[in-house]
């Protein structure tokens, strides 16, 4: 410098949802880490008082209404970036009349659910081998 490889269930996908410690005898407390919400000056707004307003999230908008449909937004094994193709999703629940941005500060979460993309390019990481 160049080449091959990156297919695996004691693993891997989505998602912030992981790891430690201590007391305790399975529960409770903490700590790191990652994710959220509030919450000045400045700027932004120029309106509120109900067609209420917001917040997590990719999850939203327009048409049509008989099926849908069309734009747009996310996910799919080494990391990430880019374009083309496949191929699923686009939900759900929260606050409670109230919240823009927002140093300091305050606060909250740590769940659930799954089993799967082909290949091209640029940068990069390991492992072998020349």
């Nucleotide at each position: 410098a160049c080449c091959u490889u990156g297919a695996a269930u004691a693993c891997g996908c989505c998602g912030a949802a992981u790891u430690c410690u201590g007391c305790c005898u399975g529960g409770c407390a903490g700590a790191a880490a990652c994710g959220g919400g509030g919450g000045a000056c400045c700027c932004a707004g120029u309106u509120g008082u109900g067609u209420g307003g917001g917040g997590u999230g990719a999850a939203u908008u327009g048409c049509g209404u008989u099926u849908g449909c069309a734009a747009g937004g996310g996910g799919c094994a080494g990391g990430u970036c880019c374009a083309c193709g496949g191929u699923c999703c686009c939900a759900a629940c929260c606050c409670g009349u109230c919240a823009g941005c927002u140093a300091a500060c305050c606060u909250c979460g740590u769940a659930g659910g799954c089993g799967u993309u082909g290949g091209g390019g640029g940068c990069u990481c390991a492992a072998g081998g020349u």
The RNA shown here (c-di-AMP riboswitch aptamer (ydaO/yuaA leader)) has 130 nucleotides and comes from a Bacillota bacterium.
The sequence was found by an Rfam model in a public genome assembly.
The model forms 92% of the base pairs in the Rfam consensus.